Predicted 3D model of a 480-nucleotide part of an RNA (small-subunit ribosomal RNA, 3' major domain) from an uncultured prokaryote.

[in-house]
Context: one part of a larger RNA
RNA sequence: UGACGGGGGCCCGCACAAGCGGUGGAGCAUGUGGUUUAAUUCGAUGCAACGCGCAGAACCUUACCUAGGCUUGAACUGUAGGGGACAGCUUGGAGACAGAGGGGUGCCCCUUCGGGGACUGGUGGUUCAGGUGCUGCAUGGCUGUCGUCAGCUCGUGUCGUGAGAUGUUGGGUUAAGUCCCGCAACGAGCGCAACCCUUGCCACUAGUUGCCAGCGGUUCGGCCGGGCUACUCUAGAGAGACUGCCGGUGUCAAACCGGAGGAAGGUGGGGAUGACGUCAAGUCCUCAUGGCCCUUAUGCCCAGGGCUACACACGUGCUACAAUGGCGACCACAAAGGGCUGCGACACCGCGAGGUGAAGCUAAUCCCUAAAAAACCGCCCCAGUUCGGAUAGGAGUCUGCAACUCGACUCCUUGAAGCUGGAAUCGCUAGUAAUCGGAGAUCAGAACGCUCCGGUGAAUACGUUCCCGGGCCUUGUACA
Numbered sequence: 001u002g003a004c005g006g007g008g009g010c011c012c013g014c015a016c017a018a019g020c021g022g023u024g025g026a027g028c029a030u031g032u033g034g035u036u037u038a039a040u041u042c043g044a045u046g047c048a049a050c051g052c053g054c055a056g057a058a059c060c061u062u063a064c065c066u067a068g069g070c071u072u073g074a075a076c077u078g079u080a081g082g083g084g085a086c087a088g089c090u091u092g093g094a095g096a097c098a099g100a101g102g103g104g105u106g107c108c109c110c111u112u113c114g115g116g117g118a119c120u121g122g123u124g125g126u127u128c129a130g131g132u133g134c135u136g137c138a139u140g141g142c143u144g145u146c147g148u149c150a151g152c153u154c155g156u157g158u159c160g161u162g163a164g165a166u167g168u169u170g171g172g173u174u175a176a177g178u179c180c181c182g183c184a185a186c187g188a189g190c191g192c193a194a195c196c197c198u199u200g201c202c203a204c205u206a207g208u209u210g211c212c213a214g215c216g217g218u219u220c221g222g223c224c225g226g227g228c229u230a231c232u233c234u235a236g237a238g239a240g241a242c243u244g245c246c247g248g249u250g251u252c253a254a255a256c257c258g259g260a261g262g263a264a265g266g267u268g269g270g271g272a273u274g275a276c277g278u279c280a281a282g283u284c285c286u287c288a289u290g291g292c293c294c295u296u297a298u299g300c301c302c303a304g305g306g307c308u309a310c311a312c313a314c315g316u317g318c319u320a321c322a323a324u325g326g327c328g329a330c331c332a333c334a335a336a337g338g339g340c341u342g343c344g345a346c347a348c349c350g351c352g353a354g355g356u357g358a359a360g361c362u363a364a365u366c367c368c369u370a371a372a373a374a375a376c377c378g379c380c381c382c383a384g385u386u387c388g389g390a391u392a393g394g395a396g397u398c399u400g401c402a403a404c405u406c407g408a409c410u411c412c413u414u415g416a417a418g419c420u421g422g423a424a425u426c427g428c429u430a431g432u433a434a435u436c437g438g439a440g441a442u443c444a445g446a447a448c449g450c451u452c453c454g455g456u457g458a459a460u461a462c463g464u465u466c467c468c469g470g471g472c473c474u475u476g477u478a479c480a
Base pairs, nucleotide, nucleotide: 001480002479003477004476005475007474008473009472010471011470012469013468015464016463019428020427021426022425023424026319027318028317029316030315031314032313033312034310035309042053043052064305065304066303068301069300070299073128078126079125083120084119088105089104090103091102108117109116110115130294131293133292134291135290139288140287141283142282143281144279146277151190152189153188154187155186156185157166158165159164170181171180172179196271197270198269199268202238204236205235206234207233210228215225216224217223242265245259246258247257248256249255321421325380326379327378328377337368338367339366342361343360346357347356348355349354387418392413393412394411395410396409397408398407434456435455436454437453438452439451440450
């Protein structure tokens, strides 16, 4: 100087408390451990691994296993010799395919007709390729984490023999090393804040969306004429909030408390943004890369299988156990996205998944698009039920060469466990929790996951004694 303390003081955080809803019990989905297996590819392992890499394993992917094949190789660069229109296209047979062999077709430029050039596959030689093989404890890059915590340092000066200290400590204050005052310090840098995006109010500019706002027509639908001097909206440029104003407290300070005005008030809400560093944290399987290793194989092609196994254990979720409910009927109101190998209105067929035909739309114009919970009416009457839907049998639809291993969905039948979950444990402070639906990425098909969007919309916070994590000062130390 640090680190640590079941030392002290001050302060903060959904850390506790106060509340609301869960997980832990059930069924299923998904990941992991274990076990099994020819293989169940590999990585991730307290917080910070476990719906994680995977924004999507039937083949492919795919790295694993079994079997069949290739050896300058699937793809790259150069070179030499020989060959040829080789290649390419096409075709019947054997084969699981890969690959091999056969038939047909297929001839550019120059030319002194000898040949040359360009192109090109195979063969042979050679230089090489290739490796998701090992080492993340050799590395770059990227990322997680403490933590959006308020810290981490430097120059000069001063003090100390020195390691170092001071500044950065102290008194206040703040979300903040934020600001003020004081002070052997005076300044500065990286962080904080602000500048960026979005959202909340307003006026301006602009009208193929919007409007009977004002007029006319109307098969009543902004549908048509017409208008935007309006409203909504869209998207561009502005305005607005700064403790600016008033009162009080305070040290005449910084600031705090209350108030006015205002759409908004003291960082308005949300996002992006992550200091010096820590964990030899994670990744050699994104990529790059040192070293090591393989080179008729640890490389490459292909078929089938596996990654989907199943006495079991754990994590994360979904659906429930019902009446604030289930079912039937009826009826409103969004936002944000996506669409040409695409979205597909509408009509007809089918109980349905869906099928057939097909308008429009390269999209504020057409489509996906039904929003759902809610409201209104009715049935159920507390029961393992009209709760719950697992499991199973049958019949189908769609995607796709192909749904057996191993897809999603539909219909009929079947109707399991489950009656609120032990010890323990998680999230959340407001348009939040809870609850309800919508969309997107990936994607042929395949979400209860992920990311975004809106609808309805709470309770509680006395307080900081205690648990956890963190910041500052101080103290002890036989630790570094």

Model confidence (mean pLDDT): 82 of 100.